[in-house]
RNA sequence: CUCAGAACGAACGCUGGCGGCAGGCCUAACACAUGCAAGUUGAACGAACCCUUCGGGGAAAGUGGCGCACGGGUGAGUAACGCGUGAGUACCAACCUUUUGGUGGGGGAUAACUGUUGGAAACGACAGCUAAUACCGCAUAAGCCCUACGGGGGAAAGAUUUAUUGCCAAGAGACGGACCCGCGUUGGAUUAGCUAGUUGGUGAGGUAAUGGCUCACCAAGGCGACGAUCCAUAGCUGGUUUGAGAGGAUGAUCAGCCACACUGGAACUGAGACACGGUCCAGACUCCUACGGGAGGCAGCAGUGGGGAAUAUUGCACAAUGGAGGAAACUCUGAUGCUGCCAUGCCGCGUGAGUGAAGAAGGCCCUAGGGUUGUAAAGCUCUUUCAACGGUGAAGAUGAUGACGGUAGCCGUAGAAGAAGCCCCGGCUAACUCCGUGCCAGCAGCCGCGGUAAUACGGAGGGGGCAAGCGUUGUUCGGAAUUACUGGGCGUAAAGAGCAUGUAGGCGGCGUCGUUAGUUAGAGGUGAAAGGCCUGGGCUCAACCCAGGAACUGCCUUUAAUACUGCGAUGCUAGAGACCGGAAGAGGUAAGCGGAAUUCCCAGUGUAGAGGUGAAAUUCGUAGAUAUUGGGAAGAACACCAGUUGCGAAGGCGGCUUACUGGUCCGGAUCUGACGCUGAGAUGCGAAAGCGUGGGGAGCGAACGGGAUUAGAUACCCCGGUAGUCCACGCCGUAAACGAUGGGUGCUAGUUGUUGGGAAGUUUACUUUUCAGUGGGCGCAGCUAACGCAUUAAGCGCACCGCCUGGGGAGUACGGCCGCAAGGUUAAAACUCAAAGGAAUUGACGGGGGCCCGCACAAGCGGGGGAGCAUGUGGUUUAAUUCGAAGCAUCGCGCAGAACCUUACCAGCCCUUGACAUGGGGAGUAUGGGUACCGGAGACGGUAUCCUUCAGUUCGGCUGGCUCCCACACAGGUGCUGCAUGGCUGUCGUCAGCUCGUGUCGUGAGAUGUUGGGUUAAGUCCCGCAACGAGCGCAACCCCUGUCUUCAGUUGCCAUCGGUUCGGCCGGGCACUCUGGAGAGACUGCCGGUGACAAGCCGGAGGAAGGCGGGGAUGACGUCAAGUCCUCAUGGCCCUUACGGGCUGGGCUACACACGUGCUACAAUGGCGAUGACAGUGGGCAGCGAUGGCGCGAGCCUUGGCAAAUCCCCAAAAGUCGUCUCAGUUCGGAUUGUACUCUGCAACUCGAGUGCAUGAAGUCGGAAUCGCUAGUAAUCGCGGAUCAGCAUGCCGCGGUGAAUACGUUCCCGGGCCUUGUACACACCGCCCGUCACACCAUGGGAGUUGGUUUUACCCGAAGCCGGUGCGCUAACCGCA
Repeated sequence: CUCAGAACGAACGCUGGCGGCAGGCCUAACACAUGCAAGUUGAACGAACCCUUCGGGGAAAGUGGCGCACGGGUGAGUAACGCGUGAGUACCAACCUUUUGGUGGGGGAUAACUGUUGGAAACGACAGCUAAUACCGCAUAAGCCCUACGGGGGAAAGAUUUAUUGCCAAGAGACGGACCCGCGUUGGAUUAGCUAGUUGGUGAGGUAAUGGCUCACCAAGGCGACGAUCCAUAGCUGGUUUGAGAGGAUGAUCAGCCACACUGGAACUGAGACACGGUCCAGACUCCUACGGGAGGCAGCAGUGGGGAAUAUUGCACAAUGGAGGAAACUCUGAUGCUGCCAUGCCGCGUGAGUGAAGAAGGCCCUAGGGUUGUAAAGCUCUUUCAACGGUGAAGAUGAUGACGGUAGCCGUAGAAGAAGCCCCGGCUAACUCCGUGCCAGCAGCCGCGGUAAUACGGAGGGGGCAAGCGUUGUUCGGAAUUACUGGGCGUAAAGAGCAUGUAGGCGGCGUCGUUAGUUAGAGGUGAAAGGCCUGGGCUCAACCCAGGAACUGCCUUUAAUACUGCGAUGCUAGAGACCGGAAGAGGUAAGCGGAAUUCCCAGUGUAGAGGUGAAAUUCGUAGAUAUUGGGAAGAACACCAGUUGCGAAGGCGGCUUACUGGUCCGGAUCUGACGCUGAGAUGCGAAAGCGUGGGGAGCGAACGGGAUUAGAUACCCCGGUAGUCCACGCCGUAAACGAUGGGUGCUAGUUGUUGGGAAGUUUACUUUUCAGUGGGCGCAGCUAACGCAUUAAGCGCACCGCCUGGGGAGUACGGCCGCAAGGUUAAAACUCAAAGGAAUUGACGGGGGCCCGCACAAGCGGGGGAGCAUGUGGUUUAAUUCGAAGCAUCGCGCAGAACCUUACCAGCCCUUGACAUGGGGAGUAUGGGUACCGGAGACGGUAUCCUUCAGUUCGGCUGGCUCCCACACAGGUGCUGCAUGGCUGUCGUCAGCUCGUGUCGUGAGAUGUUGGGUUAAGUCCCGCAACGAGCGCAACCCCUGUCUUCAGUUGCCAUCGGUUCGGCCGGGCACUCUGGAGAGACUGCCGGUGACAAGCCGGAGGAAGGCGGGGAUGACGUCAAGUCCUCAUGGCCCUUACGGGCUGGGCUACACACGUGCUACAAUGGCGAUGACAGUGGGCAGCGAUGGCGCGAGCCUUGGCAAAUCCCCAAAAGUCGUCUCAGUUCGGAUUGUACUCUGCAACUCGAGUGCAUGAAGUCGGAAUCGCUAGUAAUCGCGGAUCAGCAUGCCGCGGUGAAUACGUUCCCGGGCCUUGUACACACCGCCCGUCACACCAUGGGAGUUGGUUUUACCCGAAGCCGGUGCGCUAACCGCA
């Protein structure tokens, strides 16, 4: 970081049967057409009107009364006494209840109306008439108000009728309201100071009422780190949602409170408003207009536009509930009750039930056998909920009145009839296969799928989940103990401030007394209802609704308790401090002094170099350097002592002396009496570098210059050298300022060093013991992820401070503070990643270490690399030059042998059930061969003729064979994939390793064993050891060879005997050689030395052989996706008149070049000639071929013998002797000409060989490179496979037969141990930065612009208060 859970006023996609109960503009407090949402009262009043049975009745503008401050909407504002909770009082109060008292007698107006008149309209103006429960005096005053306590002031309304209802004053209550207070109520300090009516007082005004609410005067206060002020955000609550809880998020519907009503301001009326459907003013907008003026406010219910992902009817009714008015009837009521729309949510129901195996058909899969869909379907037997249709028909309504509604319910009818989808199936996470696709298309919550066999994409079949819904998206909580109150951390993962002093704060030793604030317990009040929980009840159940209970963890009051904490008082000495006596120390500051060294200067001696380095050069030096001697100057640092030493809070401190001074330790126990610990802010100290001013400057030495190195070398190395380093004063304030470990205190095994004190004991140099240190060692318990820590804790506790919360961005930007500057400090976000990180493990790797081995190097011998040729490869060419192999580990490799064939390639011509296999049907033939002819390049096809007449048999024309035709299944493919595979092989490597069981250790990966000490060729053996054993490897067992014995004796052999044609030829023999069976032999067995008394090693004896005698076969776990689909086998894919099959010719043999592997040489260790001695392995019938003859020769003719210890291939060669005499030769043999030979159907492309002639390059090979350690290298020939023919290749055989190894530093490869690692595709790894281009986000930016707030000032509407006029004025007063 992600998911599984729950929730939602949701939206979107697909789908959609019914009902009940709920819910429904979260966005634009955006703008609104139209209708409705607040009226009522004739029992207060008058005029006009209508009807009249003249009794009266109706309707109604206007006056008057009450209401319109409720109900309904919305959440813009508000961080506030706004809300919640608990207290309080200086108050008000229409309607209602109750109590007491009263209601007498007068007066003058005014609307309506009438007339005149203005205006488009809205709306007025003037004159005249009139009523009241409208208005005004007078009288009266129980109670009321004021008072200076003498007194003063103030009321009313009637109506209709005989009973009510009004009216006035006052008291009380209820409902409602007003104000004040405690506590609680978001984020930001990158907002730290705010405040002049501000805080308080006195007096006055004002209000229903307290109050700076307002004013005058006086004082200078008030608030704030327990966060004032400022900024941002937000209606608050009951509750809702999540959670185990604590907590978090939220404030739709319902309920309480608040605020608002186009925006801003203001008052009026009134009991109540500063008033949603009232007034006035200002503003914006809209509308009307006759242009003069007017009108309006859906955040009421519907509805419209707009915005938006998105949210409903311009419905019915006042029947119920409630409200206003009314005496009432009643009227009004978009409150409300209902209806409509929407799967928006919750709840319920249905889409059928039983039976049914031939396990149907179809689909899908398949190893082709089958499996699955699946009792699923069909079929048979039933039912009818819901819906449909017909009928009946409520409750809601106390007497009447029913919008809902012909609704709910009930009865009946028909028929399985009308009713299932959505998501998922790689892991997390329940559910798997096929096809398609081929890093494409796509998926994806995270990890990640897809590059030809995708359980992850798309489709299908099947399966899983939920279900009238299912998924997706968004949001919240959960999981997340990843903010940790419950319940986390900081040595190395993020995290201890560089260190100290100390303010506020937090915490605090042992007693006694008091208090009772905290605390605990009881009681009382409150904590609205609804909701949630429990119990019961009502709708058929449920959702839903009703009743009761508990609860509401809170606040307030009161009573009690007094252990603990607090507070007050008073004591104590164990903490802390003081005092006295000792002690150590590179603790600090200042002054003075010292010697060694370096450099410089002067002088002497002296001569050619010096210096420096890996090697050099720059540099210095004949103008005398370096070296050396003497003298002098200057600055800086203090060798030895010196030490896991000492001191200090840290940084840090090191020559000696003096002065001043801080801290610490030990001993004594004289004094104080908790005076203590920590410490936000604050203050001080604080390495190096750097900065300022002034000095100083020997050495060193950033920058810089030069010389080297290097591909380059802005470096490392060298020669110089400026700041600086030093001093004084002042800044800076950071470091891996580290023990990466805050300071304090208590407790919890030891042991061993060392520093400074003390005590005791003695043998005077030790022992025992006790404090304080040491960034000492080891170690138990315990802790820790591990590493590790472990009385110097990272253990167990306490109190306090600092800090952390994924990586990057970034300790960066902006802002603030500090600084002369450099910069420091405080400190984000956008964006981006799915990790970053710690410790440990196994490997691999290291131009890390140790040990060891190998023809690995070295020491030698011989090669290749140069030449010519052979052969393979690359490249090129080509119609094709078939394909594969590619560092070692491809390249004389597959190929143990391409003229055709092979052959897979190319061109051309043909065949299409096929060259080959199996099956069906039909026809034919039933054999094999010879000769001739025709067509064709040929494969092949056709004709004629002659000879012969298939196999088996159960003797049955019984079974087969062959050819042709037909139709299908199929054949066929050296076509692709060696990265789908089997098998086989190469390689590390014949290297000594690779593992397992049990045990033990570790949270685990893993370790141990397998490490260690020796030793070996070896994990070979011995010893040790938490290991003990075992397996695959090593070794041995197997084969060959080396010695001997024995058995056997032909085809082999011949010592002895005989014969002989002189040949083991014959007789004979098996002794010997040999052959091939069986045995023996070698084991460190013996001796000496060494080693550890071992394993072993060294030397010796004996022996044919000596320490594995030599050689072979034998190849552990594994690595290289090593090689091979073209040996074979095989999955998948592809071709099917062709990518299959046949044939002819061509090609694989090309040729400017490049490379590998070889052959032959360059010559005298040789060439040529002569001579003619000595092997072994093998092979042979379509064969080897003797002998004899012919040919210069290759070879030919002839054919004895031999299926082979008998015959043949078969001649061995190097050797020896002679000659040549250093040259392109008597070296070398390429190339070419010519003439031949052999094989073969056939040697043109393209075979091998021979003779003659020709006679190229080449005189020992650059860089680099290969093999080999003894019968080896080198050299010499011989044989075989393949094969008609063709070898310089390959596989074997023997002959002759060396040199060298000091040694393991180095190169290469390997083994073991160890170490580092940021690698694990494992160093051919990983990874950093610049640059280029594109995109995303952010900071800065000359500026420009908007918003909010504040201060000062200017203009200033309505309104209110006050003052003062003009004007008007009936009732009252005064005067006339």
Small-subunit ribosomal RNA from an uncultured prokaryote, 1376 nucleotides, folded computationally. Its mean pLDDT, the model's own confidence on a scale to 100, is 84. Rfam family: Bacterial small subunit ribosomal RNA. Its family is annotated with ribosome and structural constituent of ribosome in the Gene Ontology.